[in-house]
RNA sequence: UACUAAGAGUUUGAUCGUGGCUCAGGGUGAACGCUGGCGGUGUGCCUAAGACAUGCAAGUUGAACGGUCCCGAUGAUCCCCGCAAGGGGGCUAUCGGGACAGUGGCGAACGGGUGAGUAAUGGAUAGGAACGUACCUCCCAGAGGGACAUAGCCCCGCGAAAGCGGGGGUAAUUUCCCAUAUUCCCGCAAGGGGAAAGAUGCAAAUCACUGGAAGAGCGGCCUAUUUGCUACCAGCUAGUUGGUGGGGUAAUGGCCUACCAAGGCGAUGACGGCUAACGGCUCUUAGCGGAGAGUCCGUCACAAUGGGACUGAGACACGGCCCAUACACCUACGGGUGGCAGCAGUUAGGAAUUUUGCGCAAUGGACGAAAGUCUGACGCAGCGACACCGCGUGGAGGAUGACAGCCCUCGGGUUGUAAACUCCUUUUCUUUGAUAUUACUUUCAGAGGAAUAAGUAGCUACUAACUACGUGCCAGCAGUCGCGGUAAUACGUAGGCUACAAGCGUUACCCGGUUUUAUUGGGUGUAAAGGGUCUGUAGGUGGUUUUUUAAGUCUUGUUUCAAAGACUCCGACUCAAUCGGAGGAAGGGGCAGGAUACUGGGAAACUAGAGUUGUAUCGGAGUUACUGGAAUUUGUAGUGUAGGGGUAAAAUCCGUGGAUACUACAAAGAACACCAAGCGCGAAGGCGGGUAACUAGGUAUUUACUGACACUUAAAGACGAAAGCUAGGGGAUCAAAUCAGAUUAGAGACCUGAGUAGUCCUAGCCGUAAACUAUGUCUGUUAAUUUUUCUCGGCUUUUGCCGGGGGAGGUGUAAGCUAACGCGUUAAACAGACCACCUGGGGAGUAUAGCCGCAAGGCCGAAACUCAAACGAAUUGGCGGGGAGGCGCACAACCAGUGGAGCAUGUGGUUCAAUUCGAUACUAAGCGAUGAACCUUACCUGGGUUUGAAAUCCUGCUGCAAGCCCGCAGAAACGCGGGCCCCCUUCGAGGGUGCAGGACAGGUGUUGCAUGGCUGUCGUCAGCUCGUGACGUGAGUUGUUCUCUUAAGUGAGGUAACGAGCGCAACCCCCAUCCGGUGUUACUGUGUCACCGGAGACUGCCCAGCAUUAUUUUUGUUGGGAGGAAGGAGGGGACGACGUCAAGUCAGCAUGAUCCUUAUGUCCAGGGCUACACACAUCCUACAAUGGGCUUUACAAAGGGUUGCUAAACCGCGAGGUCAAGCUAAUCCCUAAAAGAGCCCCCAGUUGGGACUGCAGGCUGAAACUCGCCUGCACGAACUCGGAAUUGGUAGUAAUCGCACAUCAGCAGCGUGCGGUGAAUACGUUCUCGCCUCUUGCACACACUGCCCGUCAAAUCAGCAAAGUUGAAGGUACCCAAAACUUCCGUUUAUUCGGGAACUAAGGUAAAGUCAGCGAUGAGGGUUAAGUCGUAACAAGGUAUCCGUACUGGAAGGUGCGGAUGGAUCACCUCCUUU
Repeated sequence: UACUAAGAGUUUGAUCGUGGCUCAGGGUGAACGCUGGCGGUGUGCCUAAGACAUGCAAGUUGAACGGUCCCGAUGAUCCCCGCAAGGGGGCUAUCGGGACAGUGGCGAACGGGUGAGUAAUGGAUAGGAACGUACCUCCCAGAGGGACAUAGCCCCGCGAAAGCGGGGGUAAUUUCCCAUAUUCCCGCAAGGGGAAAGAUGCAAAUCACUGGAAGAGCGGCCUAUUUGCUACCAGCUAGUUGGUGGGGUAAUGGCCUACCAAGGCGAUGACGGCUAACGGCUCUUAGCGGAGAGUCCGUCACAAUGGGACUGAGACACGGCCCAUACACCUACGGGUGGCAGCAGUUAGGAAUUUUGCGCAAUGGACGAAAGUCUGACGCAGCGACACCGCGUGGAGGAUGACAGCCCUCGGGUUGUAAACUCCUUUUCUUUGAUAUUACUUUCAGAGGAAUAAGUAGCUACUAACUACGUGCCAGCAGUCGCGGUAAUACGUAGGCUACAAGCGUUACCCGGUUUUAUUGGGUGUAAAGGGUCUGUAGGUGGUUUUUUAAGUCUUGUUUCAAAGACUCCGACUCAAUCGGAGGAAGGGGCAGGAUACUGGGAAACUAGAGUUGUAUCGGAGUUACUGGAAUUUGUAGUGUAGGGGUAAAAUCCGUGGAUACUACAAAGAACACCAAGCGCGAAGGCGGGUAACUAGGUAUUUACUGACACUUAAAGACGAAAGCUAGGGGAUCAAAUCAGAUUAGAGACCUGAGUAGUCCUAGCCGUAAACUAUGUCUGUUAAUUUUUCUCGGCUUUUGCCGGGGGAGGUGUAAGCUAACGCGUUAAACAGACCACCUGGGGAGUAUAGCCGCAAGGCCGAAACUCAAACGAAUUGGCGGGGAGGCGCACAACCAGUGGAGCAUGUGGUUCAAUUCGAUACUAAGCGAUGAACCUUACCUGGGUUUGAAAUCCUGCUGCAAGCCCGCAGAAACGCGGGCCCCCUUCGAGGGUGCAGGACAGGUGUUGCAUGGCUGUCGUCAGCUCGUGACGUGAGUUGUUCUCUUAAGUGAGGUAACGAGCGCAACCCCCAUCCGGUGUUACUGUGUCACCGGAGACUGCCCAGCAUUAUUUUUGUUGGGAGGAAGGAGGGGACGACGUCAAGUCAGCAUGAUCCUUAUGUCCAGGGCUACACACAUCCUACAAUGGGCUUUACAAAGGGUUGCUAAACCGCGAGGUCAAGCUAAUCCCUAAAAGAGCCCCCAGUUGGGACUGCAGGCUGAAACUCGCCUGCACGAACUCGGAAUUGGUAGUAAUCGCACAUCAGCAGCGUGCGGUGAAUACGUUCUCGCCUCUUGCACACACUGCCCGUCAAAUCAGCAAAGUUGAAGGUACCCAAAACUUCCGUUUAUUCGGGAACUAAGGUAAAGUCAGCGAUGAGGGUUAAGUCGUAACAAGGUAUCCGUACUGGAAGGUGCGGAUGGAUCACCUCCUUU
């Protein structure tokens, strides 16, 4: 100086954590969808290294050569035409120019393409020695003489062609021989061997040639380090490892060969398998890293597939050769030809990738002396928004905020200065022309005209951006969570808005976020995760001192890490992308020098770690042998008689053939009461009667010795509960399986009776457990306090006390840690060393492979597929067949009922044209309805009507006020007709009314799950909350818990709480007592009554008991007493907290949305709501003598009354009628019954009971049939106290008796009130129901009507096994064997030809494996709104659950044995805390 680190959504009712999934960013050789103006620069088969038509991509050199052809020139001769001049033709020779097949030279090994193979014969970096090198540079020396061929050419022949053969003759920078020979080669030396070419040019000269020396560049070879995954690949290797001799190569080397030796590699991963060209670099990232390898550059490999050599300086050769194979083409069928992974292009494949273009002008390459030729390298153009960069689609003004769209509360808002309109500009566009050049293009100068130019995605949250309509869990959306079931900001469309912009989205892939593999930088008590324990190898780590070394480490210098790229600076295109130039750090590797603290190596010492030794001890440590008593069972004998046993209750079972019980004796096996204690020992598993022997260990103390000998520990080894297995014993008890008995819907279980393996011993196997402290081993450091055990020392008479060391426990208020719970010197604190293990849930500890095992099984251990969670701790609720406390007519006690009968009313159901609708667990059902004959009325049938029955407004006609009465038809509504009467005025009109039209009305139509209001219920239960403070990361907690008390969260005490609010109580009303006042219509009284207003009751007084209390107390409670009308809330009412039930009501009312509009509105008549096999609910009346009937005789309260209550009197048996007084009411009226007294009835279906029915009447009302009430006479049903079950009531209550009122014309067995008479019982809280508080468990939170497991049945998906079958790649053995190289024989002018041998590509056969495809079927698994069977788990889940193992069962599961607590509850023991 520069660069530089972000999170969010989703598990829950909520919280913290763990943990996965998803998103926001950047990138691409991309593709797809919609859209598309221009330019610059890049870039473009990622798939089939599939197949290729056609053209081109490597030639050049005549100054190497003999020639051929053409053109030109010269001259001689010949031929033809011509009289001649002359013209034409040809041959030969010479010269000049051009072109060309062939011979020769150089090149073709470069350039260009591709990435198949290759995990090392490769690449990168750093080095090395035993090499080669054409062209190029430099130096030394040389180039003398001679010769033989051969192509071309000519002749002949074969063949369809490709091409080939024979003969003749010819040149060279072709080839050969001789000579010469240096610093050349071979060789120890002597000695031997080895070369050449010329061309052009008048010449000078230039270029070539030969031998040698050197250089540069290039190339071959070798070494080290590094460069993927996999151990479900653990052993590999015979030319293998090394040596000697030989061969071969440019050169080292088992590179090859003969012989010899037996080596070589490997857990630091050999061998095998899979994948892959490598690097510079590219993308991403804060960085460390991770991913990639297209374009450009470097290296490698390949050229249809496989093998081989030749030529050459260089190849085992992309556009060369030979052979084999596959494919394709030509063919006369005999035989030939070919290789685009060069540039274009075709075809195929694919989501997908371009023109059969121009030019050698530039750069570069080959050849040439050069001119030049060739060059699909290259330079350019074309196509593609494929990428990056730049520009434009106009600029300025312009409000009536136009039209139109959309929304709307109808006022308006918004698109929006946006448009129109005015002025301006011309990049781009269209068009004209020009210079220079170089294929292409840039560039320059004009003309025209705002013209030619905007889309895409999104708008619930993450995530910037909202409304309307449509749709109605449909159609659809979705990256995640999730939207959609009639008011969708989430679907579709529109308007608006947001973002980016010639692009925008989607998909795919990479990095990031993700500390989610953690080196930087994570974890393992309970979330995933410590191996069951120990011994111990490799490895890792390691005490103190001195010295040395200098490997690690640090430092200095030097060299290298190509260029390009990245970074910084400068510059060129107007800028940018792009391009050019310059510069530099860090870092890596090598070499050389230096430093020495630490680590390492070497050497020497030390004693603090570790170990050995002496002494004293400790223990339920181990192994073996012997031994003891109690109990159990069995047997024998005796006594003895009817039961025993077992359970919640039973039964199976045993027993008169004598059980059980008691006694004695005997036998057997197994286990060891008390001691015994969270006490001891052991590595863990585990170990318990006693004695002995043997073995191992710990601790304390002390002396001496060794001198770091230590710690940890992959691999390996040993031990390892229970169950189980093998063999042999043993077998008392108990007891899987099994058999019975119960229970049950069933009961393959729990309970009971039997009972076999097993349980025990010996020998061997198995190797697992909740093998747990769910806590690896070792070392060090860091507050307290307490118990216990072993031991040493000191003090003490003993008991005991103090101090040190080793173990085993507890509390914790230290610090610290932890998500919390908790841990806390026995760490989960702070540090170090080493090992093991984890990375979302399920699939699954499963499948496959391997190893182990007799088996059961164990160890190791995946994937496909599927989900967006699974999980830990804690919180608040709810729940529990958990616990504690408390309350309630909740139970209990008592009284009366309901359920049975008849009837009434309501409901369901059924019926019907309609039986209108709603309510329907408690909280519907004598409920809405406090009163359906019409009306009501909403329902049905029929008949009418359409601005309407009722409301507001407008327009027109203009008519007329309005209104009233009558007649006719009709069931009525309504229709038709007639009559009476005639508003106001400022003369404009106003108001009213009629008709027509239009806005609108109307709807008891739907939605109570869109709502308001009101109501029910928990519940008159005692709760529900807030502020401040405090605690906790947080949800939350505290307060509100605790003790006592209360009807009460009522009150008191205590208390990190202090206060407050809504509820409780009180205030309000009625009644009971008293007082005062008033006194009509009551009364004539200190009275009663009515009204108004007060008083009174408040633990205020006394006594006793109990609890509390260290003491005095205090407080609470219980009982009694006094006073008093009333005593502990005096009795009753009104009053209903936060909330719950999507509780009820759209039909009381109001109301959003929606639906109907000659009808779902409205009017009318009749019918229906009153139906009737039945079921339920609530009443009434009864079943009788505590009664019924008759006669007689008392006593209320509260209400009501003018369209009313109606006295008295009279008539009627009566309902009632007639007449009529009084009363707008303390005045008059409605207005008592049960009880009391007397008589009759005499226990019956009756003088009980009154249903049903007939006749005759009365009342109301237009109207009493469907369908009212009442009266008289007659008729006289069921019913004799009610099954299971169930309701109300705690005192003026139940029961019983009547009375009034509301509704109402009439209709009361209902409802609301009123008084009369007037009981019984409550031990008590175990149980039922409901509620409150605390606590505990929870896998529940829609909250137990919860959650949830497994079989079976159905659909579907992926994988596994599978008789077999198909294919691929690689090796092994054998067979056959091409060309070529090598070699042998013969032969030739000749490595010329022929033959043989060895080796080998390809091919074939065989066996064993590997990988992959298919596969009848089989066994599991996953997923799927409403299937079946049970109910295993979560609460003590109704038998606590779980782990291992064994048996067993439709299934979850059950049982046995051992283990764990990750079990609730109660009691006991131990331990701890506490004044």